[in-house]
Context: one part of a larger RNA
Molecule: small-subunit ribosomal RNA, 5' domain
Organism: uncultured bacterium
């Protein structure tokens, strides 16, 4: 001297652009943060139309009838109309956090001849014909409640057989060429086995099989990753084989058997401490610290452990057990997870608003209109941090008054004020008024910006003045009360403690503390 996600102590005027729980992975009241699709079904409910058909005011009447406002039932259609359900798709992204991990976790450079990959691109072929349920919804019904049972009947792009299918799947023997152990690719051969679903506004959207690409993921290696030897020996599925099981796959992943191996002073194992990197901050560089915000990777969802469902989870706002902890209860039983955004309590030296909008980016769903979107843009708070800016400009000696010193002559403060002439950034007013938005559609927001009018008004503090170190006097105090980075002042003339005048520094800050180089 930089420098911070800082914090306190005295001060505080604008904007802008960032940034704000580093502590208790500590418990949470509230609302919200995940849908959507009627162009996949079937019923309901509303509202409209139309037709039947009952009932019927009014008015006219030749009393026969006729006209028929309006209600009410049935049927048929219609609907950017409601909200349950079956159905598909998405709830594995996006959002947080950093507990845990010292390890292929990350990083970086390869491998897969050991693998998957829904939505999206391309290409071939293909979509024939059947079935039996079920939710919803009637009916009885059990519970305090969460939630069900029972009996009927019902649709689908929702099940499930059949057909059809080859270059796909399995076995089982072949040829040829390739070559990177176990092999790969191509013909061909025999057994075998697997599909499909419709919907329309008639434009298109959807369905199956099969190959390829894209993309996105698993896996394995090689190097590189912190500190203790006051931690020297670990190991028993442990270390290889062989056969199997299970995986998208390779493997002691696992299991049966066999052998007795494998690690280790090139630090094994144990213990501590930690998310890791692009970066950040320092430094002339090498190096040192360092992991806030933004990116990328990993982990983890109140603790623990466990599958299921899917192209993908062993899933934050899905299940199911155990555990603690909170709420309900009719005591029998139930509900629940903010480390999602605000927000409360606590903890703490400390960290915002229960805010606006889907306009813009993106994202899910849907042919689309369009819904959802606390991602996300954006507004509020906080001098936390950079950055600009501003609190006036000129003139102006009676060197005014005040204050402080003073050798009582004066000095200083000081052109500084007052006074005269200007000028308006900024803040206030008034009027205007944007881009951001291809056609419409602007939360921000009457913002940004521009113009006029107007008034020097509204707008400076903090720290230090022995010496390092830029800037002195005077009074008080008297080794007291105090100061202090260091060295050190203070015990009656203190430039070092209070204070005052004055001066130095830096400035909407200035100074202290920590911390890192």
């Nucleotide at each position: 001297g930089g420098a911070u996600g800082a914090a306190c102590g005295c001060u505080g005027g604008c904007g802008g652009c960032g940034u704000g729980c580093u502590u208790a992975a500590c418990a949470c009241a509230u609302g919200c943060a995940a849908g959507u699709c009627g162009a996949g079904c079937g019923a309901a409910g509303c509202a409209g139309u139309u037709a039947a058909g009952a009932a019927g005011a009014u008015u006219c009447u030749u009393c026969g009838g006729a006209u028929g406002a309006u209600u009410c039932u049935u049927a048929a259609c219609u609907g950017a109309c409601u909200g349950a359900g079956c159905g598909g798709c998405g709830g594995a992204c996006g959002g947080g956090u950093g507990a845990g991990u010292a390890a292929c976790g990350c990083g970086u450079g390869g491998g897969u001849g050991a693998c998957c990959u829904g939505c999206c691109c391309c290409a071939u072929a293909c979509a024939g014909g059947g079935g039996g349920a079920u939710a919803g919804c009637a009916g009885c019904u059990g519970g305090a409640a969460a939630c069900g049972g029972c009996u009927g009947g019902u649709a689908a792009u929702a099940c499930c057989g059949c057909a059809u299918a080859a270059g796909c799947g399995c076995a089982c023997a072949g040829u040829a060429c390739c070559a990177c152990a176990u092999g790969g690719u191509a013909c061909a051969g025999u057994g075998u086995g697997a599909a499909a679903a419709a919907c329309u506004c008639c434009g298109g959207u959807g369905g199956u099989a099969u190959g390829a690409g894209a993309u996105g993921g698993a896996c394995c290696c090689g190097c590189g990753u912190c500190u203790g030897a006051u931690u020297a020996g670990c190991u028993g599925g442990u270390u290889g084989g062989c056969g199997g099981g299970g995986u998208a796959a390779c493997g002691g992943c696992c299991c049966a058997c066999c052998a007795a191996g494998g690690c280790g002073a090139c630090g094994a194992u144990c213990a501590g401490u930690a998310g890791c990197c692009g970066g950040c901050c320092u430094g002339a560089g090498a190096g040192g610290g360092u992991g806030a915000c933004c990116g990328g990777c990993c982990a983890c969802a109140u603790u623990g452990g466990g599958a299921c469902u899917g192209a993908g989870a062993c899933a934050c706002g899905g299940c199911c057990c155990a555990g603690a902890c909170u709420c309900c209860u009719a005591c029998g039983g139930g509900a629940g997870g903010c480390a999602g955004c605000a927000g409360u309590g606590g903890g703490g030296a400390a960290u915002a608003u229960u805010g606006c909008a889907c306009a813009a980016u993106g994202g899910a769903g849907g042919a689309a209109a369009c819904u959802c979107u606390g991602a996300u843009g954006c507004a509020g708070c906080g001098a936390c941090g950079c950055c600009g800016c501003g609190u006036g400009a000129g003139u102006g000696a009676a060197g005014a008054a005040g204050u402080a010193g003073u050798u009582c002559g004066c000095u200083a403060u000081g052109u500084a004020a007052a006074g005269c002439u200007c000028u308006a950034u900024c803040a206030g007013c008034a009027g205007g008024g944007a881009a951001g938005a291809u056609a419409g559609u602007g939360a921000c927001g009457g913002u940004a910006c521009c113009u006029g009018a107007c008034u020097a008004a509204g707008a400076a503090g903090c720290u230090c003045c022995g010496g390092c170190u830029a800037a002195a006097u005077a009074c008080g105090u008297g080794c007291c009360a105090g100061c202090a980075g260091c060295c050190g002042c203070g015990g009656u003339a203190a430039u070092a403690c209070g204070u005052a005048u004055g001066g130095a520094g830096c400035a909407a800050g200035c100074g202290u503390u920590a911390u890192c180089c």